[in-house]
RNA sequence: CUAGGCAAUACGCCGAACCUCUGCAAAGAGGACGGGGGAACCACCAAAGAGGGGUGAAUUUCUUCGAGCUGGAUCGGAGAACAGGGUGAGCCUUCCACCCUAACCCGUUAGCUAACCCCGUAGGCGUCGAAGGAUCGGCGA
Numbered sequence: 001c002u003a004g005g006c007a008a009u010a011c012g013c014c015g016a017a018c019c020u021c022u023g024c025a026a027a028g029a030g031g032a033c034g035g036g037g038g039a040a041c042c043a044c045c046a047a048a049g050a051g052g053g054g055u056g057a058a059u060u061u062c063u064u065c066g067a068g069c070u071g072g073a074u075c076g077g078a079g080a081a082c083a084g085g086g087u088g089a090g091c092c093u094u095c096c097a098c099c100c101u102a103a104c105c106c107g108u109u110a111g112c113u114a115a116c117c118c119c120g121u122a123g124g125c126g127u128c129g130a131a132g133g134a135u136c137g138g139c140g141a
């Protein structure tokens, strides 16, 4: 000097998942944020089961392997794209770079939806490239 690992504090990232009060604690209450159900009007137009629906950025297609089937319904693994999403430390725009593209829930049932009703507030991590513009602040004179 470089790379990696561990710990602490501060700060920050994905996400709704944070704040306040009471309480020894467990827990409870409220605020804030997020989600679901739920009229009229509008929309849709019976039924269908290998249904259908919901949270989420996480959807669609192709190739290949396996199960299954018997020749294309379905499920899983791998890969390549794609709709989409995130980060690079105030805001906006552009360029560039890197990454994600899951997982789960309801149970035959749900369009939108005022009033109203119900639910959640977890978990996991560590980036710091550039240009332009606007705005604000600090220091000095």
Base pairs, nucleotide, nucleotide: 011126012125013124014123018031019030020029021028022027032121033120034119035118036117037116042111052106053105054104055103060081061080062079063078064077065076066075067074084100085099086098087097088096091133092132093131094130095129
Description: Predicted 3D model of a 141-nucleotide RNA (c-di-AMP riboswitch aptamer (ydaO/yuaA leader)) from a Chloroflexota bacterium. It matches the Rfam family "c-di-AMP riboswitch aptamer (ydaO/yuaA leader)". Its family is annotated with cyclic-di-AMP binding and regulation of gene expression in the Gene Ontology. Model confidence (mean pLDDT): 77 of 100. Of the family's consensus pairs, 96% are formed in the model.